[in-house]
RNA sequence: GCGGACGUAGCUCAGUUGGUAGAGCGCAACCUUGCCAAGGUUGAGGUCGCCGGUUCGAGCCCGGUCGUCCGCU
Numbered sequence: 001g002c003g004g005a006c007g008u009a010g011c012u013c014a015g016u017u018g019g020u021a022g023a024g025c026g027c028a029a030c031c032u033u034g035c036c037a038a039g040g041u042u043g044a045g046g047u048c049g050c051c052g053g054u055u056c057g058a059g060c061c062c063g064g065u066c067g068u069c070c071g072c073u
Stems, first nucleotide, its partner, number of pairs: 001072007010025004019056001027043005049065005
C1' cells in the first nucleotide's frame, strides 16, 4: 500500500433482507430471611464509533473517515 471482518447498555452479545433498540451478567430499590447467600419484583442506563447521502422512515442500504483484529504484498 491492497483486501476482509468487527464497532449496538458498565461487560458479553442479539437485532432475519428499512418501520419508534433487546437479552444475559452487572448496578439500584423493594420483597423474602434473625443475618449473609440464594431467590423474586420493579427500575435506571444506549439518539447503534464518527461525518454525510438515499428514503416518508436507517442499527440495517450507499460514500467517506477513525479504531481493533486477520490476511496479502
Molecule: transfer RNA
Organism: Streptomyces griseosporeus